[in-house]
This is a predicted structure of a 266-nucleotide part of an RNA (large-subunit ribosomal RNA, domain VI) from an uncultured Ignavibacteriota bacterium. Model confidence (mean pLDDT): 87 of 100.
Context: one part of a larger RNA
RNA sequence: CGCAGGAAAUUUGAGGAGUCUCGUUCUUAGUACGAGAGGACCGGAAUGAACGGACCGACGGUGAAUCUGUUGUCACGCCAGUGGCAUUGCAGAGUAGCCACGUCCGGAUGGGAUAAGCACUGAAAGCAUCUAAGUGCGAAACCCGCUCCAAGAUAAGAUUUCCCUGGGGCUUGCCCCCUAAAGAAUCCAAGUAGAUGACUUGGUUGAUAGGCUACAGAUGUAAACACAGUAAUGUGUGAGUCGAGUAGUACUAAUAAUUCGUGAGA
Numbered sequence: 001c002g003c004a005g006g007a008a009a010u011u012u013g014a015g016g017a018g019u020c021u022c023g024u025u026c027u028u029a030g031u032a033c034g035a036g037a038g039g040a041c042c043g044g045a046a047u048g049a050a051c052g053g054a055c056c057g058a059c060g061g062u063g064a065a066u067c068u069g070u071u072g073u074c075a076c077g078c079c080a081g082u083g084g085c086a087u088u089g090c091a092g093a094g095u096a097g098c099c100a101c102g103u104c105c106g107g108a109u110g111g112g113a114u115a116a117g118c119a120c121u122g123a124a125a126g127c128a129u130c131u132a133a134g135u136g137c138g139a140a141a142c143c144c145g146c147u148c149c150a151a152g153a154u155a156a157g158a159u160u161u162c163c164c165u166g167g168g169g170c171u172u173g174c175c176c177c178c179u180a181a182a183g184a185a186u187c188c189a190a191g192u193a194g195a196u197g198a199c200u201u202g203g204u205u206g207a208u209a210g211g212c213u214a215c216a217g218a219u220g221u222a223a224a225c226a227c228a229g230u231a232a233u234g235u236g237u238g239a240g241u242c243g244a245g246u247a248g249u250a251c252u253a254a255u256a257a258u259u260c261g262u263g264a265g266a
Stems, first nucleotide, its partner, number of pairs: 001152001005163007015149004021049007033038001051106005060099003066093005071086006110144003117137004164265001166177005178263001183260004187203005208253003211249005217242003225236004
C1' cells in the first nucleotide's frame, strides 16, 4: 500500500514445513517343520539404543553483585572492627536463571489408492490362462491421519462485538466554519520478550518495577557487651547477613500531555 467505511478480537485452511528409525527379552512354543542337529511364521507383553520436543520438583553442573574462612600489603590516627588491591587473591558452600549427566513425553493406531507379487471369474483360442472386459488381496514408499506455520490464498475468506447520522459557499470538486468517535500510537514502569525495531504485562478505577514486611532458600553461630577461663577459646546464639524466589503492602516511580484516526462509506 492492498483486501471498496473505520476498528478490536476469535477463526477456516488453499498451500507449505516437520515426523516416519532400529534392537533385545519373555510368551505363543521347544509347538509347526525336521531322521536328527536344529528351530519358526502369525499373535501378545515388556524393556532399551540413537534421535526429537518440553521442563527444572528430585539428581547433578554453573552461579565474578550471596554467606563464610584465610595469606600478603595498604588505608580508615591506634586497639577492636571494616574496606581496597593481589587471576573472582586463594579456598569451602550456594538461591534464582540457564543447562544435562537429570525428568517427562513422542515415532503410534487407523483409513484410501497402489508396486513387485498372489489370486477370482474369464474369452480371444469349445481346452488352458491373474487380463483382453470385470473383481480381490498386497509394502517403512504415495495420499490422508499426527505436530507447526498459514487469507498478499490479489480467488485477499468466515464469525462476534464496537464506532461515526453537522452547517455553508460556489466555478461539481474544491474551499470555509463546526466536529474529532471506536480505536491506535507517542511517552512512561517493566519482562515471560529482546542486538535495535518487534512481542508481552502495566500505567493511580494501578501490584508494572523499586522499597518495606512476612515466608521460602543460602551461608553457618555477626558486632558489641556480659559471664567462665592465665590465655587460646567457649556460652548467651541456628545468631547475623543475604542478587535474581513466593506472597502482601501504594511508601517511591508509571504524572501531565500530545498525535493519528472522522462526520454512514464508489